[in-house]
Context: one part of a larger RNA
Molecule: small-subunit ribosomal RNA, 5' domain
Organism: marine sediment metagenome
RNA sequence: GAACGAACGCUGGCGGCAGGCUUAAUACAUGCAAGUCGAACGUGAAGCCACCUUCGGGUGGUGGAAAGUGGCAGACGGGUGAGUAACGCGUGGGAAUCUACCCAUCGGUACGGAAUAACUCAGGGAAACUUGAGCUAAUACCGUAUGGUCCCUUCGGGGUAAAGAUUUAUCGCCGAUGGAUGAGCCCGCGUCGGAUUAGCUUGUUGGUGGGGUAAAGGCCUACCAAGGCUACGAUCCGUAGUUGGUCUGAGAGGAUGAUCAGCCACACUGGGACUGAGACACGGCCCAGACUCCUACGGGAGGCAGCAGUAGGGAAUAUUGGACAAUGGGGGCAACCCUGAUCCAGCCAUGCCGCGUGAGUGAAGAAGGCCCUAGGGUUGUAAAACUCUUUCAACGGGGAAGAUUAUGACGGUACCCGUAGAAGAAGCUCCGGCUAACUUCGUGCCAGCAGCCGCGGUAAUACGAAGGGGGCUAGCGUUGUUC
Numbered sequence: 001g002a003a004c005g006a007a008c009g010c011u012g013g014c015g016g017c018a019g020g021c022u023u024a025a026u027a028c029a030u031g032c033a034a035g036u037c038g039a040a041c042g043u044g045a046a047g048c049c050a051c052c053u054u055c056g057g058g059u060g061g062u063g064g065a066a067a068g069u070g071g072c073a074g075a076c077g078g079g080u081g082a083g084u085a086a087c088g089c090g091u092g093g094g095a096a097u098c099u100a101c102c103c104a105u106c107g108g109u110a111c112g113g114a115a116u117a118a119c120u121c122a123g124g125g126a127a128a129c130u131u132g133a134g135c136u137a138a139u140a141c142c143g144u145a146u147g148g149u150c151c152c153u154u155c156g157g158g159g160u161a162a163a164g165a166u167u168u169a170u171c172g173c174c175g176a177u178g179g180a181u182g183a184g185c186c187c188g189c190g191u192c193g194g195a196u197u198a199g200c201u202u203g204u205u206g207g208u209g210g211g212g213u214a215a216a217g218g219c220c221u222a223c224c225a226a227g228g229c230u231a232c233g234a235u236c237c238g239u240a241g242u243u244g245g246u247c248u249g250a251g252a253g254g255a256u257g258a259u260c261a262g263c264c265a266c267a268c269u270g271g272g273a274c275u276g277a278g279a280c281a282c283g284g285c286c287c288a289g290a291c292u293c294c295u296a297c298g299g300g301a302g303g304c305a306g307c308a309g310u311a312g313g314g315a316a317u318a319u320u321g322g323a324c325a326a327u328g329g330g331g332g333c334a335a336c337c338c339u340g341a342u343c344c345a346g347c348c349a350u351g352c353c354g355c356g357u358g359a360g361u362g363a364a365g366a367a368g369g370c371c372c373u374a375g376g377g378u379u380g381u382a383a384a385a386c387u388c389u390u391u392c393a394a395c396g397g398g399g400a401a402g403a404u405u406a407u408g409a410c411g412g413u414a415c416c417c418g419u420a421g422a423a424g425a426a427g428c429u430c431c432g433g434c435u436a437a438c439u440u441c442g443u444g445c446c447a448g449c450a451g452c453c454g455c456g457g458u459a460a461u462a463c464g465a466a467g468g469g470g471g472c473u474a475g476c477g478u479u480g481u482u483c
Stems, first nucleotide, its partner, number of pairs: 001483004006479005013355006019348002021313001026311003030308003035072003040069002047062006079266003088191007097183002102179008110144004119134006150159003164171003192238003199229003204226008241263004245256004268289005291302004319345001321344003327341001328339004358388004368379004392424001394419005402410001427472005432453003438467005448455002
């Protein structure tokens, strides 16, 4: 000098764009953050209409709430960086794989069956919830047929698919092949410090048989061999998510990994699998643990490192806001529903950028302040005064684009027009040298200053105040950190 996710002190007019728990991966009250489909299915509340009525209501129609079965989505999106020195990441290759929805092509979609939730009845329980009996549907489930692929085979054969719906033109379903997308796996190279860590390893290294996986493989297992790694640093210890990037620097390099984007890991702590095309699953399940809450003491419930918000910690970091209008995502033929993703608004000079706080004229160089050699000098064209202007802010009126023809949270916002009036808007720091900027008074090695050198013990340009001056300016200075 530059930089910052900064903080602190003094000060503070406006706007645009960005950024905002770096600490306790500490604990969390409350609300919301993942649903949707009646064009898969059975039932069917309120309301309305009609009829009957013993005025309690009943029956039928319409209606479609709330649940339930079923499908798809909850593996995306959002958060965090604890762990990890590793094929985790970066880069370049590879072969032994899978891929829902989507696209293209080919072929098929036949015949049957038995249940079960919802519901009704009867119980148990404080609750969470749960038991028994009965009824019912399907694109839920099962059997048979057909059959391509695939698998098994004693080469005769055997096993293995499907689902229908409606508004009648579509949407579906099953099998096969290819594509697209996504994902899993393997390898070369690169990837922090410590030798005051020198030896490490027994499924360890390799082989054979078997198992397992979508898939290669000690991935697992039985047997056999005795290997494998290491001074080009194994093992151990410490630290750490990583990259594109960011900061600095002429570069080489050094430091760093906030925001944005890619990859990885995690979801109270540890373990496990289920479902599924995909998870060993943040707002799913089971077990164990710690913690919190409810309880009728028998037993139950919970997981903000989602968005807000609370307590705590801290030098320190925001609203329990609006809208699905746009973009995107899920479901649906669609209408539409959901979406704290997102788009916006609120708060904060946290940063960057822009603008303003007026402009011109104005010497009796006014008054006042300060200094003085008492002559004057300086503040200083500065003010006053006169003549103008109205950016920004204020008030009144109009009023978008963003959306296509319908739909705009932002928002009566941006922007435009008009009105009044210099009116509402300047501070901070420094002045001994480095380093731009000097005098007087007070103090008297005191009080104090200080980045370094150093100032202060009676004339201090270095302390404190005043006048004056220098620098930057809605900021200025200090502290911290990096180059």